[in-house]
Context: one part of a larger RNA
Molecule: large-subunit ribosomal RNA, domain I
Organism: Endozoicomonas sp. GU-1
RNA sequence: CGUACACGGUGGAUGCCUUGGCAGUCAGAGGCGAUGAAGGACGUGGUAAUCUGCGAUAAGUCUUGGGGAGCUGAUAAACAAGCUGUGAUCCAGGAAUUUCCGAAUGGGGAAACCCAACGGCGUAAGCCGUUAUUCCUUACCUGAAUACAUAGGGUCUGGAAGGCGAACCCGGGGAACUGAAACAUCUAAGUACCCGGAGGAAAAGAAAUCAAUUGAGAUUCCCCCAGUAGCGGCGAGCGAACGGGGACCAGCCCUUAAGUAAUUUUUGGUUUAGUGGAAGACUCUGGAAAGUGUCGCCAUAGUGGGUGAUAGCCCCGUACACGAAAGGCCAAUCAUUGUGAAAUCGAGUAGGACGGGACACGUGAAAUCCUGUCUGAACUGUCUUCGGACGAGGGGGGACCAUCCUCCAAGGCUAAAUACUCCUGACUGACCGAUAGUGAACCAGUACCGUGAGGGAAAGGCGAAAAGAACCCCGUUGAGGGGAGUGAAAUAGAACCUGAAUCCGUGUACGU
Numbered sequence: 001c002g003u004a005c006a007c008g009g010u011g012g013a014u015g016c017c018u019u020g021g022c023a024g025u026c027a028g029a030g031g032c033g034a035u036g037a038a039g040g041a042c043g044u045g046g047u048a049a050u051c052u053g054c055g056a057u058a059a060g061u062c063u064u065g066g067g068g069a070g071c072u073g074a075u076a077a078a079c080a081a082g083c084u085g086u087g088a089u090c091c092a093g094g095a096a097u098u099u100c101c102g103a104a105u106g107g108g109g110a111a112a113c114c115c116a117a118c119g120g121c122g123u124a125a126g127c128c129g130u131u132a133u134u135c136c137u138u139a140c141c142u143g144a145a146u147a148c149a150u151a152g153g154g155u156c157u158g159g160a161a162g163g164c165g166a167a168c169c170c171g172g173g174g175a176a177c178u179g180a181a182a183c184a185u186c187u188a189a190g191u192a193c194c195c196g197g198a199g200g201a202a203a204a205g206a207a208a209u210c211a212a213u214u215g216a217g218a219u220u221c222c223c224c225c226a227g228u229a230g231c232g233g234c235g236a237g238c239g240a241a242c243g244g245g246g247a248c249c250a251g252c253c254c255u256u257a258a259g260u261a262a263u264u265u266u267u268g269g270u271u272u273a274g275u276g277g278a279a280g281a282c283u284c285u286g287g288a289a290a291g292u293g294u295c296g297c298c299a300u301a302g303u304g305g306g307u308g309a310u311a312g313c314c315c316c317g318u319a320c321a322c323g324a325a326a327g328g329c330c331a332a333u334c335a336u337u338g339u340g341a342a343a344u345c346g347a348g349u350a351g352g353a354c355g356g357g358a359c360a361c362g363u364g365a366a367a368u369c370c371u372g373u374c375u376g377a378a379c380u381g382u383c384u385u386c387g388g389a390c391g392a393g394g395g396g397g398g399a400c401c402a403u404c405c406u407c408c409a410a411g412g413c414u415a416a417a418u419a420c421u422c423c424u425g426a427c428u429g430a431c432c433g434a435u436a437g438u439g440a441a442c443c444a445g446u447a448c449c450g451u452g453a454g455g456g457a458a459a460g461g462c463g464a465a466a467a468g469a470a471c472c473c474c475g476u477u478g479a480g481g482g483g484a485g486u487g488a489a490a491u492a493g494a495a496c497c498u499g500a501a502u503c504c505g506u507g508u509a510c511g512u
Base pairs, nucleotide, nucleotide: 001511002510003509004508005507006506007505008504009503015497016461017460020432021431022429023428024427025426026425027424028423029421030420031164032163039101040100041099042055043054044053046079049075050074051073061095062094063093064092065091066090070083071082072081106115107114108113116131117130118129119128120127121126133161134160135159136158139155140154141153142152168199169197170196171195172194173193179186183233209216210215220247221246222245223244224243230238231237251413252412253411259339260338261337262336263335266332267331268330269329270328271327272326274322275321276320280295281294282293284291296313297312298302304316305315306314351375352374353373354372355371356370357369358368361398381390382389383388393408394407395406396405397404448455449454468496471483472482473481474480
């Protein structure tokens, strides 16, 4: 030095576990904000820090209900001082307080700071209130071209808006990579992204629709039709409709109503705390019984969790049955108010030309829909019981014409079936189990990196219970260890379950 074995150290794999995640189902909720939000800064305890709560009334105040013995949140135990059957702590409803920044709104500003004005109260210190912008509105003052006036301007009254928020929705704009095995039409895609706006859904919606010689009867969504008919450098690709079956159904409007919103009356339901809630003993093993054995019991309850191993009958619960002073929501009902509301059966419209866009449809034989520019029709009458009827005129049926059929544009409202989940509750999983599952099981969007936009970790497990090792010894009043003690176990000792590989050592044997 090597090999083998044994015993250690190192290391943290593996197994087991789960406080956390992931994906859903069913319900709920679908907004918050000038009555100052979301998000923060700074404070606040007998408290040095951080988290949580709260706001100078500061881990809290008042009140109404629940509840019933201890309590003063966590890391975090102890002490002190207190509170509490005159009902605390705790849970729920309502109310009060709610510094400063932030739309931030008196002016400014390098957010959490600086500097005011006016009014009221007060001797004063000081306290309270108001003072942004835009729009609407009441009243008043003023006031052009232009004489009266009006437009405009100013002050004031009352109101609205503003900002935030995960996705879903509508509208206005709108790529490229890519595919076409290159690339330009085309595709990707009206996608990503930007902007505006709204709601709990949004949008659409009661035929100037389809159909085809029979007829259907608003819209939306799903399954077929069908990868069909078509479109297409007829390439890559794109891709219907009619019709059928389902979900859901609802129709209305001319000063009125369907509907819808708010408030109010009454009733019912639901929700935001809760209450009651059956039934087991002995024995053996063991540190511990829920395990073994024996004999029982309950069950509208043998979902689940905990308890020193695996418990229907020990605990929390579960089935089931009850419960609200107060608030929220829903439904029905009574009433009021608002909206519907504007045009007066739709004229610079339908239609046409040119240029674009949307339609599955790329200009094509290209209908249909929208419109930037230029153009540009028809009807508009009789009767009326005032509801309307008839007539006239018009649009469409995929070039176009005729016939036939069908509908009535140029005004508006409309629930449900549909989409989504920042959020709340219950439940589920041939989902993960700490290099997995969220980036984050742990004080994580933290530490750290970056001028910045932004990027972004690692890190779980003693034990049933701290019973967390009194005391003694070595040692630097160390680190660490040896005894003693606790414990079922300390090779469970806090660098703590298990403790692989790796690497390092000690001992023995053999080889060189």